[in-house]
Context: one part of a larger RNA
């Protein structure tokens, strides 16, 4: 290739929406591509396989047979699949009532805390560390009390709590706006489900423009510590961090677990929403759904562990992986302002 595979040994694309492609719920009737099946042409010979004959045997030789798994025609089958029409409502989806939520953009505002900055009281220290020194102070620091600027962050409540596709989201109020999850009906009637290329989003950090700058601090500077300290530690302090717009496209983007749909023992704690008992209202108990979490049966696992939110048992589809370095490295090719980002070998070596 084939064939095991992917929590953690190599290996689920960060996530999401989607066109091709792949797949596909019941249920009627046509059809006959696929599919069976039945004849029939063909599928040279030799060789190979079988039965047999010829050289004293064999090997060699020859005669019949079978094979030749294919193709083509003709005729049936009509269950699956495909296609053509028609019907279902359970899958998907629409109304209708309702609920929770740091889910999103956009403005406005609040209180506490650092830092300055002016005054006010006051005096010799303050600050740091393992010890101390750079550092700040007699031009009045520190300390305190009033007032004011500004920037960024939202204690307590907060939680194995909630929300989002993921990245992520947290102080309160407004508008705008995405989703979700229940409860009973009603309507559409297969409209699904994955998805290569593509499209979108995307922590940090870093780019570029133009703003802002409290605190915090890569770089640096200075004092320690060291044998030495380009580090641990201490004063300081600039990019950065916030904002606007446009780029980057990367993470242990992790649950190290790709989506979707079914089945398979329970028990305990929560969050949301339904129903019931119960109650003055509550508490509480019971049933159900939709999450989140602890543990366990059966299975499964190399073990570790995982167990209805499965790594069990199945389907359908992606996307990856095939010893170790060399390498996620050179070329090329795409994208980027650049940083670099994505594709991605070989030689050589063990």
């Nucleotide at each position: 290739c084939u064939g095991g595979g992917c929590g953690u040994a190599a290996a689920g694309u960060g996530u999401g929406c989607g066109c091709a492609g792949g797949u596909g719920g019941c249920u009627g009737a046509g059809c006959a591509a696929g599919u069976c099946g039945a004849g029939u042409g063909u599928g040279a010979a030799a060789u190979c396989c079988c039965c047999g004959g010829g050289c004293u045997u064999a090997a060699c030789u020859u005669g019949g047979g079978a094979a030749u798994u294919g193709c083509g025609c003709u005729c049936g089958a009509a269950a699956c699949u495909a296609c053509u029409u028609g019907g279902c409502u359970c899958g998907a989806g629409u109304g209708u009532g309702g609920c929770a939520g740091a889910g999103g953009a956009a403005g406005g505002u609040g209180g506490a805390a650092u830092u300055c900055c002016a005054g006010g009281u006051g005096u010799a220290g303050c600050g740091g560390u393992g010890a101390a020194a750079u550092g700040c102070g007699u031009a009045g620091a520190g300390a305190u009390c009033u007032g004011g600027a500004g920037g960024a962050a939202c204690a307590c409540c907060g939680a194995u709590g909630g929300c989002g596709a993921a990245g992520g989201c947290a102080g309160c109020c407004u508008u705008c706006u995405g989703g979700g999850c229940c409860a009973a009906c009603a309507c559409u009637g297969a409209c699904g489900c994955u998805c290569a290329u593509g499209c979108a989003c995307g922590a940090a950090a870093g780019c570029g423009u133009g703003g802002g700058g409290a605190g915090c601090a890569a770089a640096c500077a200075g004092g320690a510590u060291u044998a030495g300290a380009u580090a641990c530690c201490c004063u300081g302090g600039u990019a950065g961090u916030c904002c606007a717009c446009g780029c980057c496209c990367u993470a242990a983007a992790c649950g190290a677990u790709g989506a979707u749909g079914a089945c398979u023992a329970g028990u305990u704690g929560u969050u949301g929403g339904g129903g019931g008992a119960g109650u003055u209202a509550a508490a509480u108990c019971c049933c159900u759904u939709a999450g989140u979490a602890a543990c366990g049966c059966a299975g499964c696992u190399a073990a570790c562990g995982c167990g209805u939110g499965a790594a069990g048992u199945c389907a359908u589809c992606c996307g990856c992986c095939u010893g170790g370095g060399g390498a996620g490295u050179a070329c090329g090719g795409u994208c980027g302002c650049a940083a670099g980002a994505u594709u991605a070998a070989a030689a050589c070596u063990c």
Molecule: small-subunit ribosomal RNA, central domain
Organism: uncultured bacterium